A computed fold for a 542-nucleotide part of an RNA from an uncultured Gammaproteobacteria bacterium, annotated as small-subunit ribosomal RNA, 5' domain. RNAcentral holds the full RNA, with entries from ENA, Greengenes and SILVA. It matches the Rfam family "Bacterial small subunit ribosomal RNA". Rfam links the family to the GO terms structural constituent of ribosome and ribosome.
[in-house]
Context: one part of a larger RNA
RNA sequence: GAUUGAACGCUGGCGGUAAGCCUUAAACAUGCAAGUCGUGCGGUAACAGACAUAAAGAUUUAGCUUGCUAAAUCCGGUGCUGACGAGCGGCGAACGGGUGAGUAACACGUAGGAAUCUACCCAGUAGCGGGGGAUAGCCCAGGGAAACUUGGAUUAAUACCGCAUACGCCCUAAGGGGAAAAGAAGGCCUCUCUUUGAAGCUUUCACUAUUGGAUGAGCCUGCGUAAGAUUAGCUUGUUGGUGGGGUAAAGGCCUACCAAGGCAACGAUCUUUAGCUGGUCUGAGAGGACGAUCAGCCACAUUGGGACUGAGACACGGCCCAGACUUCUACGGAAGGCAGCAGUUAGGAAUAUUGGACAAUGGGGGCAACCCUGAUCCAGCUAUACCGCGUGUGUGAAGAAGGCUCUAGGGUUGUAAAGCACUUUAAGCAGGGAAGAAGCAUAUUAAGUUAAUACCUUAAUAUGUUGACGUUACCUGAAGAAUAAGGACCGGCUAACUCCGUGCCAGCAGCCGCGGUAAUACGGAGGGUCCAAGCGUUAAUC
Numbered sequence: 001g002a003u004u005g006a007a008c009g010c011u012g013g014c015g016g017u018a019a020g021c022c023u024u025a026a027a028c029a030u031g032c033a034a035g036u037c038g039u040g041c042g043g044u045a046a047c048a049g050a051c052a053u054a055a056a057g058a059u060u061u062a063g064c065u066u067g068c069u070a071a072a073u074c075c076g077g078u079g080c081u082g083a084c085g086a087g088c089g090g091c092g093a094a095c096g097g098g099u100g101a102g103u104a105a106c107a108c109g110u111a112g113g114a115a116u117c118u119a120c121c122c123a124g125u126a127g128c129g130g131g132g133g134a135u136a137g138c139c140c141a142g143g144g145a146a147a148c149u150u151g152g153a154u155u156a157a158u159a160c161c162g163c164a165u166a167c168g169c170c171c172u173a174a175g176g177g178g179a180a181a182a183g184a185a186g187g188c189c190u191c192u193c194u195u196u197g198a199a200g201c202u203u204u205c206a207c208u209a210u211u212g213g214a215u216g217a218g219c220c221u222g223c224g225u226a227a228g229a230u231u232a233g234c235u236u237g238u239u240g241g242u243g244g245g246g247u248a249a250a251g252g253c254c255u256a257c258c259a260a261g262g263c264a265a266c267g268a269u270c271u272u273u274a275g276c277u278g279g280u281c282u283g284a285g286a287g288g289a290c291g292a293u294c295a296g297c298c299a300c301a302u303u304g305g306g307a308c309u310g311a312g313a314c315a316c317g318g319c320c321c322a323g324a325c326u327u328c329u330a331c332g333g334a335a336g337g338c339a340g341c342a343g344u345u346a347g348g349a350a351u352a353u354u355g356g357a358c359a360a361u362g363g364g365g366g367c368a369a370c371c372c373u374g375a376u377c378c379a380g381c382u383a384u385a386c387c388g389c390g391u392g393u394g395u396g397a398a399g400a401a402g403g404c405u406c407u408a409g410g411g412u413u414g415u416a417a418a419g420c421a422c423u424u425u426a427a428g429c430a431g432g433g434a435a436g437a438a439g440c441a442u443a444u445u446a447a448g449u450u451a452a453u454a455c456c457u458u459a460a461u462a463u464g465u466u467g468a469c470g471u472u473a474c475c476u477g478a479a480g481a482a483u484a485a486g487g488a489c490c491g492g493c494u495a496a497c498u499c500c501g502u503g504c505c506a507g508c509a510g511c512c513g514c515g516g517u518a519a520u521a522c523g524g525a526g527g528g529u530c531c532a533a534g535c536g537u538u539a540a541u542c
Stems, first nucleotide, its partner, number of pairs: 001542004006538005013389006019382002021347001026345003030342003035091003040088002043084002047082003050078002053076001057074007098300003108224006116217002121213007129163001131161002139152005169178003183205006193197001226272003233263003238260008275297004279290004302323005325336004353379001355378003361375001362373004392422004402413004426483001429477004436469001439465010486531005491512003497526005507514002
């Protein structure tokens, strides 16, 4: 000098763009962060509609015979329709988000490799026939303080299980053997039969088998990747082979047997430290230091272990066991996991709101409409950083007053102020006002599909409609200098000097050093210098 995820002191007008627990991987109150599909299913707790409204009951009104009649409303019925709590089922929950504890390692980076899997997606080929038994829910009856749970009866499916078939697929001793599937929704009556319309036809979505692709993932290897020798020997599944097992897959990955190997001063082993990288900072470079934000990879989810489900996990908001801790308890037992977003306590020099919206982008589900999304987009807080703007401009000598100083004449503050003449950025007030919106719905037309002018899909046109930010950006208008400057320093290094006070005291100090009666070095004042919404100090890196 440059730099910082900074902090502290004094000060503080506005905007834009970024950043914001570096410490305790400490503990967590509360809310939210992963749902969705009724076009898979049985159904109907709630809401709305429709249809039925028998009896009983309640309220109000009318008539009046005062307890009757009539009308209306409510309650009560039916899953019929829109929908839909709970449940079965499908897909998702393995993504997205967080953190850096562990890890010196094929973890990462780079370059290769062969013995693998891959849901959804794309393309090709071939199919989608016929049956069965259950089970949740609902109902009934229990147990328990609760969490929850037991028994009985009954029911559905795109849930589950056989049978048939097998282009291709798998196994094979080459003879043979094995293995699939599921329907749903819209439309139509051309053909068969006609009672609604079933069967049927057709469209779309789904389903099964298999091939190829794409994407993602697993595995192996060369090279590179911190310090210590005051760590010199380490190793028995250890190194290799054979048989067997296991995995999606090669392999001591595991096991039995056999051999005795394997690594190491080119640093094994041990210890300490550490997530790695693209990059960031600095530097002319070579290097050195670092690895916040953003992006890629890895690891972890209270601590340790384990598997289940699944295409994918040994799974942050899943399960089981054990430990610690916290909470509830009727003492028999239960419940929990913010290193998600906010927020709290603690720790600390120190780090934000228990905000808005799904409008956009992206993700999950769904035919779709749509729903969910603390991802994300925004807003709030903080001079934390960078950048920009402003705090006026011109004129103005009686060189005013006041201050300071003085050789008492003056000098200086100083065109500075006042005064006069202007301007109005920004802030504040008023009015106007984009873009971020693509879509979606309805209607019409055309094309495709089809038996079809239905349906559906696509395209075009028209109309309607969707913005958290948002009192947006931006533009215009009126008014008024009005609302807006500080901090450090002034002995040398180093730009900037005098007076007073103090008297080796009080104090200063980055280094040299100042201070013991004339201190440009301490404290104050006037003046000056440098930066400026900042200025200094401290810490850290080059």